[in-house]
Molecule: transfer RNA
Organism: Thermoplasmata archaeon
RNA sequence: GGGCCUGUAGCUCAGCUAGGUAGAGUAGUCGGCUCUUAACCGACCCGCCAAGGGUUCGAAUCCCUUCAGGCCCGCCA
Repeated sequence: GGGCCUGUAGCUCAGCUAGGUAGAGUAGUCGGCUCUUAACCGACCCGCCAAGGGUUCGAAUCCCUUCAGGCCCGCCA
C1' cells in the first nucleotide's frame, strides 16, 4: 500500500441479507419468597445503533468518507 471482517444497553450478543415500534441474557435497583444469605419469581432502570454526510415518506439496516480493533496479502530490510 491492497483486500476482507467487526463496532448496537455497564458486559456478552441478536436484529442488517429483504428499510417500517430498537431487543435478549447478564449486571444494577426495588419488591415477593426465605430464620438469614444464596437460589428462585415479579417489576423497574439502562441506547448519539463508532463519527459525519447522502438516498428515501421513512435508515441500526442501502451508498460515500472518516475513526477504532482484528485477519490475510504485498513492499522495504